Context: one part of a larger RNA
Molecule: small-subunit ribosomal RNA, 5' domain
Organism: uncultured bacterium
Parts: sequence; C1' cells; structure tokens
RNA sequence: GACGAACGCUGGCGGCGUGCUUAACACAUGCAAGUCGAGCGAGGAAAUUACUUCGGUAAUUUCCUAGCGGCGGACGGGUGAGUAACACGUGGGCAACCUGCCUGAUAGAGGGGGAUAGCCUCCCGAAAGGGAGAUUAAUACCGCAUGAAGUCAAAUGAAGGCAUCUUCAAAUGACCAAAGGAGUAAUCCGCUAUCAGAUGGGCCCGCGGCGCAUUAGCUAGUUGGUGAGGUAACGGCUCACCAAGGCGACGAUGCGUAGCCGACCUGAGAGGGUGAUCGGCCACAUUGGGACUGAGACACGGCCCAGACUCCUACGGGAGGCAGCAGUGGGGAAUAUUGCACAAUGGGGGAAACCCUGAUGCAGCAACGCCGCGUGAGUGAUGAAGGCCUUCGGGUUGUAAAGCUCUGUCUUCAGGGACGAUAAUGACGGUACCUGAGGAGGAAGCCACGGCUAACUACGUGCCAGCAGCCGCGGUAAUACGUAGGUGGCAAGCGUUGUCC
Repeated sequence: GACGAACGCUGGCGGCGUGCUUAACACAUGCAAGUCGAGCGAGGAAAUUACUUCGGUAAUUUCCUAGCGGCGGACGGGUGAGUAACACGUGGGCAACCUGCCUGAUAGAGGGGGAUAGCCUCCCGAAAGGGAGAUUAAUACCGCAUGAAGUCAAAUGAAGGCAUCUUCAAAUGACCAAAGGAGUAAUCCGCUAUCAGAUGGGCCCGCGGCGCAUUAGCUAGUUGGUGAGGUAACGGCUCACCAAGGCGACGAUGCGUAGCCGACCUGAGAGGGUGAUCGGCCACAUUGGGACUGAGACACGGCCCAGACUCCUACGGGAGGCAGCAGUGGGGAAUAUUGCACAAUGGGGGAAACCCUGAUGCAGCAACGCCGCGUGAGUGAUGAAGGCCUUCGGGUUGUAAAGCUCUGUCUUCAGGGACGAUAAUGACGGUACCUGAGGAGGAAGCCACGGCUAACUACGUGCCAGCAGCCGCGGUAAUACGUAGGUGGCAAGCGUUGUCC
C1' cells in the first nucleotide's frame, strides 16, 4: 500500500459498487420453462340464431381443460468437488468432421394405408399408478410413385496436391422425399430434397504456466502393424491375429496441492502474490454407473439401475434431490429479503394478440469498500465561571464559551414533479430534481503521547496491579501501569487481528 475481511469502541447523509472465503453439509415452504386451438380429435362453459313435444336439439362465435403433435426444456442461472490434463492460454492444422432455428439459390409436394392417446365401458391397487375391451384424428406413423446438382459402386478424361488422395466434366447402375394450416381471394406461414453461407461445436499438434528425488525406474491394449467393428470424424476408440516394443535425470512413475485465463494487488522496474465481483473456457449437479430422445445431452429443476439419506404407507409398495431465487437448521470470527415488476434489455413459444422468464431491471438489509458532503459562519477579553497545574505571583483550557450579527449545504414540513417510452405501456416512484417556509436547531468519535514516532504534567499504585510491535517499563517522587487535565494524529470513522507485496 491492498482486502469479498473479522473483532472492539463509535456512528449524520448521499452516490456507485460489494456481500457463506467455513459444511460440493442437510433442507420445510413458495416461485425459478414453458408455449402454440392458425397441426389434431374430444370434453366443458357462455352468448346469439333457427326449430321445438318447452324436456331440449342443431348451427355459429368466444373462452377454458387434459391428451396426441410441434418447437423449446443442451440456452439462461449456480458451484469449483474433481482435474497437473491438449483442462486452460497462445499459435496452427482437419485431403479426418457435424451444425436445429437464420440467409442466398435450384427443384418439388402425386396417390394410398394401418394404428394409437384422449373419450366410453369395465377390472386391479391404500396410494403412486396399472390392465382389458370398443372407438377416433392429425403437420403423429408406414408403404407406393416421381427423382438429380445428393449418397454408394466400378471405370473414363482434365486439373491440382500432402502418401492415402482432392476438385471438375459427361455418361452407367443401385438407393432415398414431402404436410398441411389461415384467408372470399390475392397471399402468408409452414413441408421435402440438394448446393452454398453464416453461426455454433468436434478432433489433432507446437509452445507455456507447481511442490517433493527423504518418489528412480514405469508400462500388457502397454508400443507398433494387418484386418474388422464403431463414430459426424481420425485414432488401440474397441476387438482378432502378429511383432516386442513405448516412456524416463531435458525428471518418467508415484505422492501432495490446485479449476485455467483476461485480469487484480504490490513494485521504479524486473519480479513476487492472488484467481472474490465482471468477461472467456472447462468441469460438476445427493454418490457411482448407463443409455434413450434429439441438430445438439450421456442432460441441475428428463429417464433407468445400484448405494447412502429423508418422507408417505392399508407393510404389498411408493415419493424426493436448492452447487437456481428467497428462506431454514448446522458449521463458523463472519456474509443480506421467504420483497416489487416484466416498464426497459435480452431469451423461449406463437402469424399475431399475447403468455412464460427469481435471466434481468429495481427496491430492502449491512460504514463491507471507494468517493463526496455536513455537524455551522463572522464578531466577541472583564482573557467570565468551572476544571487542571502552581514557585501561590500566576499559568493553561482560550476566541474556546456566553453575548451580538448572519447563513440554510444536510435536515423537517408543504407544493410541483421527471428522463428512462418513438403513438400506447414505468416496477423503480410521488423517487431524483425544482420551488417555498421554519429554525443553529437533529449530527464526533477513536487511537496515541519513553525511543523508533508527532504529542507532558499531576495523583494513585509500589517487581503488586499491569503494559509491551522491538528495545524494554513497574521494587515510594513512574512523561512507559491506572485515572484526570492538557497535547498530537486521523476522522464517520478510529484502532486491533489475519493475509499478500
């Protein structure tokens, strides 16, 4: 000098930030991911019209609900347990790759089929839930047709390269598409195939960043090859066979520790330390394992299995996962509200209206930090009183107070009242700010005073009680302990402790 700090004493205001560093301990409760009726069939409610045997029936419109279906739940948000690793940083490579939504382009959408939720009727179960029968729709599912610039196969020609090869051209054979909805319509939104782009990812490599040698040898899918499987893709990634290799004092292996970086702190720099907030990447989601779906996951608020734990149970069986936002217990020196709003920015869905959004925007709490302001200004000597000291003369507190004259920053009250929103829409908020009025009124402490180090006397105590960062003070006149007066320093803070330079 610095801090995500804590502790002690004290505490007026505002702006901007920051706030579980410990138990990746366990979690009550609420919310945090939905949306689309312009994909589909049902059920319910309301309104209008028509008919009516006055019970209702039919049609249209609007709204609601579960289900099928689509897109999104792989983003956003949290945490740092693991990880010494191509995890990260930086620079390259992919003739070894993928990419929903978006953009550009070229073509296309012909004709059929069988189901299944829901609904209905039953059955089992305490529940969670499950089963049977009948029946129904689709942008759900499945054949057929068409089909090249697509894929595959083996050849031809041309160009290029990096070994396998890559690109282009024209032929041959085989394989593979589709869905409709809204609207009177125009048209719009979708669908299928392919090429290209953009964006996002995947893989590979060089170099770089830690402690211990009181860790010296390590390794059998191990190292390489052939073949096969697998993957979007290369590869011992996996497998069969073959060979015996591969790494290591330029530190392998082992053990310990640790998320990495932009950055932050310090320092003249070199360097040293750190990795909170903010931004990028990675990893994880009660512990371990696994796949499914999907353009994308091996998936925090999805599924299955196993373990531990908690809860319900009719004992047969079930349910759950805050390292999301609040909040609770616990641990701890220590870290906040079970708040408001989608008004803004952004995200998901939708043609849109709109819906959802604890992302976000705000508010609340905390001197936790930085910055700013105030706690009054001028005048005022009989140098008042009181306190303290005293050589008893006086000195000091001290222009300090009182008194007199003012001011109104902050504050209090009243009135007006935003920007942020471009026509409408403002949580913040009757906030910021402006105007008027009142009155010095409501606002100063903390530490030190032997030397280092700025600031001294008195009393009490008597190696006691105590102080102390180091040197050291205290045993009867202690500037070093305690108190008082005075003084010095900083100031809404001041000291102490901890950590780093």